[in-house]
């Protein structure tokens, strides 16, 4: 990098530490920032993975309990691998329906779709 999947209305510093101007992927907005931005470090969250422990399913072996494997699910813990740590993915950009205000179209709702991000897998 591409493809597959699930998830993206929850949660995590408003007196930490260096650092010094940009940043919320991208357009159009509309905010954050010298009362200190990315970015390191350190705290913290706990979505996915793994691990742990409990609670039912399924199949396997077995005459039959028990009991022991395997796959699967639910709950709880953890914080090992990843990732998170304003604002819904901060709205939005495609198209559909409805509505309003009046024919330009903007603007409000809804629903499907692009895109992005994360996790697990694959090439």
């Nucleotide at each position: 990098c591409u493809c597959u999947u699930a998830u993206c209305g929850a949660g995590a510093g408003c007196a930490g530490g260096c650092g010094g101007a940009g940043g919320g992927a991208c357009u159009g907005g509309c905010c954050c920032g010298a009362u200190g931005a990315a970015g390191c470090c350190c705290g913290g969250c706990a979505a996915c993975c793994a691990a742990c422990a409990c609670c039912g399913c399924g199949c396997u072996u077995g005459a039959c309990c028990a009991u022991a494997g395997c796959g699967g699910g639910g709950u709880g813990u953890c914080a090992g691998g990843u990732g998170c740590u304003a604002a819904a993915u901060c709205c939005u950009g495609c198209g559909a329906a409805g509505c309003c205000c009046a024919u330009g179209g903007c603007g409000c709702u809804u629903c499907g779709g692009g895109a992005g991000a994360u996790g697990a897998g694959a090439g």